Predicted 3D model of a 101-nucleotide RNA (TPP riboswitch aptamer (THI element)) from Mucilaginibacter sp. JRF.
Lineage of the source: Bacteria > Bacteroidota > Sphingobacteriia > Sphingobacteriaceae > Mucilaginibacter.

[in-house]
RNA sequence: CAUACUUGCACGGGGUGCUUUUGCUGAAAAGCAAGGCUGAGAUGAUACCCGAUAAACCUGAUACGGAUAAUACCGGCGUAGGGAUGCAUGGCCGUUAUUGU
Numbered sequence: 001c002a003u004a005c006u007u008g009c010a011c012g013g014g015g016u017g018c019u020u021u022u023g024c025u026g027a028a029a030a031g032c033a034a035g036g037c038u039g040a041g042a043u044g045a046u047a048c049c050c051g052a053u054a055a056a057c058c059u060g061a062u063a064c065g066g067a068u069a070a071u072a073c074c075g076g077c078g079u080a081g082g083g084a085u086g087c088a089u090g091g092c093c094g095u096u097a098u099u100g101u
Stems, first nucleotide, its partner, number of pairs: 001094001005090001007088004011051004017037003021034005057082003064075003
C1' cells in the first nucleotide's frame, strides 16, 4: 500500500402479513381488542434485518406448483429488473524498505 474478515461509531435502506377461536360494536359488510400461525422482525420501533462479494427489501405478481384453518407459509421464478456507505480499530496474508545472521 492492496484485499477478505472482526468489532465500534456515524449515516443510510427495509418490512409489518394471515385469522380455525373468543369478546365488544354493527342491520350487514366490517372494525376494535385478546388469542393463534410463520418469521430476526407482523408497530413495546430508542426494536429487528440489511447496506454493493447487496435474496434485507421492492417489481414481475390480484401470477405458477405444493401445503395450510388461512396467508407474500414453503418452493420455483432468480445467472430476471431494481435496491441503501463512510470512518476508525484489531488480527491474517502478500509486497516493499531497513537491520541482523
The sequence was found by an Rfam model in a public genome assembly.